Small-subunit ribosomal RNA from an uncultured Alphaproteobacteria bacterium, 1433 nucleotides, folded computationally.

RNA sequence: GAUGAACGCUAGCGGGAGGCUUAAUACAUGCAAGUCGAACGGUAAGGUCCUCUUCGGAGGAUACACGAGUGGCGCACGGGUGAGUAACGCGUACAUAACAUACCUAUCAGUGGGGGAUACGCUUUGGAAACGAAGUAUAAUACCCCAUAGUUUUACAGAGUCGCAUGGCUUUGUGAAUAAAGCUCCGGUGCUGAUAGAUUGGUGUGCGUACUAUUAGGUAGUUGGUGAGGUAGAGGCUCACCAAGCCGACGAUAGUUAGGGGGCGUGAGAGCGUGAACCCCCACACGGGUACUGAGACACGGACCCGACUCCUACGGGAGGCAGCAGUAAGGAAUAUUGGACAAUGGAGGCAACUCUGAUCCAGCCAUCCCGCGUGCAGGAUGACAGCCCUAUGGGUCGUAAACUGCUUUUAUAUGGGACGAACCGCCUGGUUUUAAUCGGGUUUGACGGUACCAUAAGAAUAAGCACCGGCUAACUCCGUGCCAGCAGCCGCGGUAAUACGGAGGGUGCAAGCGUUAUCCGGAAUUACUGGGUUUAAAGGAUGCGUAGGCGGGCUAAUAAGUCAGAAGUGAAAGCUCACGGCUCAACUGUGGAAUUGCUUUUGAUACUGUUAGUCUUGAAUUAGGUUGAGGUUGGCGGAAUGAGUCAUGUAGCGGUGAAAUGCAUAGAUAUGACUUAGAACACCAAUUGCGAAGGCAGCUGACUAGACCUUAAUUGACGCUGAGGCAUGAAAGCGUGGGGAGCGAACAGGAUUAGAUACCCUGGUAGUCCACGCCCUAAACGAUGCUAACUCGAUAUUUGGGCAGUAAGCACUGAGUAUCCAAGGGAAACCGUUAAGUUAGCCACCUGGGGAGUACGUUCGCAAGAAUGAAACUCAAAGGAAUUGACGGGGGUCCGCACAAGCGGUGGAGCAUGUGGUUUAAUUCGAAGCAACGCGCAGAACCUUACCAACCCUUGACAUCCUGUGCCACUACCAGAGAUGGUACGUUCCCUUCGGGGACGCAGUGACAGGUGCUGCAUGGCUGUCGUCAGCCCGUGUCGUGAGAUGUUCGGUUAAGUCCGGCAACGAGCGCAACCCACAUCUUUAGUUGCCAGCAGUUCGGCUGGGCACUCUAAAGAAACUGCCCGUGAUAAGCGGGAGGAAGGUGUGGAUGACGUCAAGUCCUCAUGGCCCUUACGGGUUGGGCUACACACGUGCUACAAUGGCAGUGACAAUGGGUUAAUCCCAAAAAGCUGUCUCAGUUCGGAUUGGGGUCUGCAACUCGACCCCAUGAAGUCGGAAUCGCUAGUAAUCGCGUAACAGCAUGACGCGGUGAAUACGUUCCCGGGCCUUGUACACACCGCCCGUCACACCAUGGGAGUUGGUUCUACCCGACGACGCUGCGCUAACCUUCGGGGGGCAGGCGGCCACGGUAGGAUCAGCGACUGGGGUG
Repeated sequence: GAUGAACGCUAGCGGGAGGCUUAAUACAUGCAAGUCGAACGGUAAGGUCCUCUUCGGAGGAUACACGAGUGGCGCACGGGUGAGUAACGCGUACAUAACAUACCUAUCAGUGGGGGAUACGCUUUGGAAACGAAGUAUAAUACCCCAUAGUUUUACAGAGUCGCAUGGCUUUGUGAAUAAAGCUCCGGUGCUGAUAGAUUGGUGUGCGUACUAUUAGGUAGUUGGUGAGGUAGAGGCUCACCAAGCCGACGAUAGUUAGGGGGCGUGAGAGCGUGAACCCCCACACGGGUACUGAGACACGGACCCGACUCCUACGGGAGGCAGCAGUAAGGAAUAUUGGACAAUGGAGGCAACUCUGAUCCAGCCAUCCCGCGUGCAGGAUGACAGCCCUAUGGGUCGUAAACUGCUUUUAUAUGGGACGAACCGCCUGGUUUUAAUCGGGUUUGACGGUACCAUAAGAAUAAGCACCGGCUAACUCCGUGCCAGCAGCCGCGGUAAUACGGAGGGUGCAAGCGUUAUCCGGAAUUACUGGGUUUAAAGGAUGCGUAGGCGGGCUAAUAAGUCAGAAGUGAAAGCUCACGGCUCAACUGUGGAAUUGCUUUUGAUACUGUUAGUCUUGAAUUAGGUUGAGGUUGGCGGAAUGAGUCAUGUAGCGGUGAAAUGCAUAGAUAUGACUUAGAACACCAAUUGCGAAGGCAGCUGACUAGACCUUAAUUGACGCUGAGGCAUGAAAGCGUGGGGAGCGAACAGGAUUAGAUACCCUGGUAGUCCACGCCCUAAACGAUGCUAACUCGAUAUUUGGGCAGUAAGCACUGAGUAUCCAAGGGAAACCGUUAAGUUAGCCACCUGGGGAGUACGUUCGCAAGAAUGAAACUCAAAGGAAUUGACGGGGGUCCGCACAAGCGGUGGAGCAUGUGGUUUAAUUCGAAGCAACGCGCAGAACCUUACCAACCCUUGACAUCCUGUGCCACUACCAGAGAUGGUACGUUCCCUUCGGGGACGCAGUGACAGGUGCUGCAUGGCUGUCGUCAGCCCGUGUCGUGAGAUGUUCGGUUAAGUCCGGCAACGAGCGCAACCCACAUCUUUAGUUGCCAGCAGUUCGGCUGGGCACUCUAAAGAAACUGCCCGUGAUAAGCGGGAGGAAGGUGUGGAUGACGUCAAGUCCUCAUGGCCCUUACGGGUUGGGCUACACACGUGCUACAAUGGCAGUGACAAUGGGUUAAUCCCAAAAAGCUGUCUCAGUUCGGAUUGGGGUCUGCAACUCGACCCCAUGAAGUCGGAAUCGCUAGUAAUCGCGUAACAGCAUGACGCGGUGAAUACGUUCCCGGGCCUUGUACACACCGCCCGUCACACCAUGGGAGUUGGUUCUACCCGACGACGCUGCGCUAACCUUCGGGGGGCAGGCGGCCACGGUAGGAUCAGCGACUGGGGUG
């Protein structure tokens, strides 16, 4: 885009079309084929007339008319359907010299004379009916006989002419045979014979016309001939005889499906799909068969028979055929009225009028399709109020929409008028006239239909829905829901902020329709003729030889099949298309043109292809001379090695492995020496080598044999290329028979390994491996690359010929191979690139998403194993290729880090402290969870904190803003209560003022609101942790690549460092690194109090005082360090090693500083914040309790286990910090150290626990504080597996200070004192950086993923069998019927010698044949216990 559509929602009008696609299922009822009295005898009914009448009717006449009957024509057309048919059925073009043709037209000729019946009728009669029977009478255009007979038919004998053939046409003679019908209105009209025409049909032929080869052979009237029969006619159409043919890979036969065409849909076209309506042809008429009549049928509304079904019946018998029009039932998703009319067009009959006509013309139903029209138009903004919706609460949107004003009236409604289609025929009449006809005038005829159309009236009045809004694809928000409900064409959406579900508002699209479903074409170059591919994505056959076929070198000639051109015929109409017309337009329709790409005939052209003839040498082949090689077959020979055997030497192990063990060995192994023997394989040479069609081929040598290449001349003369089928070869394994068997070695056994180990490793070992013969026929049979030929830059190496040069090296030489690298070009890229995957030609093979599956079934081959050929159901939305970036690897390289190692000290064991888990509880508030939670949030829970629990209270609230009213409130005192709170008493506020009032504060009220440590850290901001102070992370421009991306950033060095140097298709730049900042270490300057005291003086001896600012110190500013200098090394670079100087040396030490990013890391309980939730409570207040519980487990610490110690005494010097202040003063006592004592013990160690007494803080130490004194004196004697920190003023050890805090530290953060050990080094563990490699990973190895088993579902193979369809063969039966023979019997026409004959009928017989039956196959389906694999979850 389309449809004969259906379904859902909706629906105003008109025009034009269309309307059982399913059950060729069954049909009630009505209608669909009759007509003619001008063929006939006649008169049942009606009309008219006459007579009679009992008024009911009866009789007669007429032929206006006509039932039934005889006869003629029609019924073979028109209408329906598509079952069958794969066919001369259809289409197209021919043929008929092999034919027929009623009615019609033309021409010629005729129409004479006789005869006998019969229906209807009448009488009788059978039957339920259908339908008959007998007798009797009668007519014809019914039937029969005779006559006549040309150009008819037939037999015989000729002549002429034509044709591709059989033969046709014309013509002559003789013999024989065959015709007729009347009627009449007197005008005609019929009838018979013949010829011609027209029309229609029959038959034959070429070409075209569906799928399957898992259908390969088929056929006996089959193929042909002779003869006969039959037919309108050729013909095996039929029969007799004879011959053995005929069809088939260019697809016979079989199976399945199907009416064919014009056309229709789609498409740019080529095509693909289709065959409704309309037109042509065919076939069919309940299923099957058969003929009759006829011009025509084997006959839809005819006949006979068989069968199924339905109906009637008196049970004896009968009737029927909607795939005609309506209609009914059924089936189905689904398809209409039991309508009107013959007015028109057409048909049948008729002289005609006319009759008939479900053909046809109309109407009815249906949005089924196409087309047209309308549902109003213009103005109208404070962008009105209200409402829905949204909102950043300001507003926005619906929206010029509405209201309102003006206009119009299509359509609908009402009223009135009102067609075209009508021309005929007939009748009347006029003209012409050949009297057959023709042209006028008048009259007459409309189903549709009072319809189309026209006019008038009133009034916006009567008229909008459907789908969609994540992308494709035009159109966005809110609410609800919460992986639910649901959506979905594909991708996919939904797990609490859904533009995707449902609703709403808004929007988009189309519109009397809109969507959905189904089907077809397109896009799809995803079947590729136009117009595809095959190295790796699906796809080159394992390889060759070769048949058919396809294709094929140069020249000449002939021919004209292909090809090209002209002409002729045909290609129906409709349709498509163009032009012009008719309906108001359009749809629709009329006329004309073009087109119909095809087929046939004919004339011509002859380049190319073909064919025929001739010729050529360049393709191909042959001869001659050489060369090379693991080419093949077969025989002989050889040595090394291995095993075995014999002898000898010799002694305890051998062998094997990662390590072992099994095994062998004192019965003498292994090892060594000599000899013998067996089988198999051939080291070195050896190679990117060579040969072969491929598989493959390797010691030496003989014989036989195939190929390739080179050189030169000659020969043949296109002999060529490819190659479906076919034939041959075809590794290894395997099979059969017979040999052989050293080594190796499936199976098997044992030993190990392991969780297991039906494996890898070891010890043994059978088939096999080897030979001969015969099978198998497959491989990653690979260059994953078919064969042949031509063309298209090069470089290098190598094998083997020839040429030149020759001592050799060699070469601008020339072939044939084998390889590597590259240009052009190709390719998705990787890559290929004269050995193409480039550019062309020829031929073959193969592919068309993944799985199912190289499976099943069938067939062929095979001894078997199995091979070849080779599907479907079902299922998925992917499977796959090449490359890219990451990540990962029990891959590689390289580098770093207290990462290991080397050391020191700990943890893990004890007691306690503290945090966590768990448990408990009314509550034990919440968070943190590997590293990176666990002395964490908490720099400090008795109340408070506090978020938790119990109880008691408050509800505009403890807190903020606004409004109204009021003037209190506070304080004090007392009472109740656990308290919050409540009550009583006292009390009567302050500021400003323009005196109106306003403000502050308090109370009361009202609603907007407050409040929430309630949820979501996976909606967020901010802040933080971690990788990691690791050295990385990016960008611009350029370049490369189709692209993702790459390059830069890689490489060589170097560094702590992407630090620097060098090189480089890169050049630069940014965030990081470093530096800049702070502290410490040295010095200088400035300043000198509260700090200091060298020198001077005083002194109470205390820098105390005068004095001084040198020093210390304080705190401000400077200096200093930069690989700067020297030596060595390195590329002369960057740098590195050593040294000097220096307070400090190679980043001086420490800190602050944390790139791009990762972990949906942590935090909604710091704060902020979206959304959700609560609102007399999830908010607020109070008291008490809890966060402090305790069988247990873990983390982090403290104190110890002691003599490097405890205790006692003594004992300098500190630093940071705090106290409002730079030092004075206070906190404040440092601890280690030194001396004495204790003497190895559960102790003078250790201090838990417990009892008693106190101190301090605080409303308050019971739950639940710290400290002091006396007493008590637990575990613990250095800690399993495992594990942590630390590289120098560090570890270890010692004490001191501070914050928060009423009080509470073993914690945290700081401070100083004393003060070590070790680092060979980077193999390993962990983490990280860079480069490279593989990848089927990308949520990225905590990845991905394979198979069994279990369960559920689905389709399918096998299956004892069973059921049905189709079909074949043989046999049995043999209706109707035609044909043949016969014809006892019967018999009108004609003949007769009257006997009969001729002719006919019934009957009998025969072969053929439908239906039916029996038996046996073939094939296709259904079901099937059980069973096999497959798919999905």